RNA sequence: ACGUGCAAAAGGCAAACCUUCUGAAAGGUUGGGACGCAAAGCUUUUGGUCUACGGGGAAACCUAUGAUUGCAAGGCUGCCACC
Numbered sequence: 001a002c003g004u005g006c007a008a009a010a011g012g013c014a015a016a017c018c019u020u021c022u023g024a025a026a027g028g029u030u031g032g033g034a035c036g037c038a039a040a041g042c043u044u045u046u047g048g049u050c051u052a053c054g055g056g057g058a059a060a061c062c063u064a065u066g067a068u069u070g071c072a073a074g075g076c077u078g079c080c081a082c083c
Base pairs, nucleotide, nucleotide: 003082004081005080012037013036017032018031021028022027035070041076042075043074045073046072047071048068049067050066054063055062056061
């Protein structure tokens, strides 16, 4: 360096729920809280999924420029140990 993550060590993050602010919504966000996570660090690059202000439509509905990285992969980076 590559690979691996059984057992450790130092730590890290934070689901549901309650709450602050925000958004048309999905959701994000503040604080509490821990279900869990070896990348649950960063990045919407590809796919999936969610929402529909706006736009289309007679209506039912359709539609992402919105969202989800703790949906699956890809890219970049990191601690320790073992080989």

About this RNA: The RNA shown here (c-di-GMP-I riboswitch aptamer) has 83 nucleotides and comes from Alkalibacillus salilacus. Rfam family: c-di-GMP-I riboswitch aptamer. From the family's description: GEMM was predicted in a large-scale screen for bacterial structured RNA regulatory elements. Model confidence (mean pLDDT): 86 of 100. The source organism's lineage runs through Bacteria, Bacillota, Bacilli, Bacillaceae and Alkalibacillus. The sequence was found by an Rfam model in a public genome assembly.